[in-house]
RNA sequence: UCUGACAAUAGCAAACCCAUGGUGACAUGGGGACGCAAAACCACGGAUCCUGAAAGGAUGGCCGGGCUGCCAAAA
Numbered sequence: 001u002c003u004g005a006c007a008a009u010a011g012c013a014a015a016c017c018c019a020u021g022g023u024g025a026c027a028u029g030g031g032g033a034c035g036c037a038a039a040a041c042c043a044c045g046g047a048u049c050c051u052g053a054a055a056g057g058a059u060g061g062c063c064g065g066g067c068u069g070c071c072a073a074a075a
Stems, first nucleotide, its partner, number of pairs: 001075001003072002011036002016031006034061001041066002044064003047059004
């Protein structure tokens, strides 16, 4: 740091199950681990999904972007 190991210290938690909230996508808590070097945070652009006349909503673990953090083998 525009880098990432048969390293180390940590961390997060898919599917699924239970409870709760919501019209819904889904979210929160508990259990549970498929995985993740940002799988921390932010809906700015795209994409997908929900509701729908419009308007709006959801997803950051879909892609891009912004911003921040632990460690330091090789480069």
Predicted 3D model of a 75-nucleotide RNA (c-di-GMP-I-GGC riboswitch aptamer) from a Deltaproteobacteria bacterium. The model forms 95% of the base pairs in the Rfam consensus. It was read from a public genome assembly, where an Rfam model found it. The prediction has a mean pLDDT of 86.